[in-house]
Molecule: transfer RNA
Organism: Candidatus Saccharibacteria bacterium QS_5_54_17
RNA sequence: GCGAGUGUAGUUUAAAGGCAGAAUGCCAGCCUUCCAAGCUGGAGAUGAGGGUUCGAUUCCCUCCACUCGCA
Numbered sequence: 001g002c003g004a005g006u007g008u009a010g011u012u013u014a015a016a017g018g019c020a021g022a023a024u025g026c027c028a029g030c031c032u033u034c035c036a037a038g039c040u041g042g043a044g045a046u047g048a049g050g051g052u053u054c055g056a057u058u059c060c061c062u063c064c065a066c067u068c069g070c071a
Base pairs, nucleotide, nucleotide: 001070002069003068004067005066006065007064010024011023012022013021018054026042027041028040029039030038047063048062049061050060051059
């Protein structure tokens, strides 16, 4: 340089056009003499920009980051 793939809470991951769910972690409460464990609740996410569409995490384009292959 060329080609391919992957980007979703702090982390690990679902959702494959219809308004993003879970686990774990974090915070608060309950329980406990205290801590841990357990139970209940809460906050937190679609890499960036454009396009298509009534509607985009999803489809298309460009860029960015990472990984793989070729040279």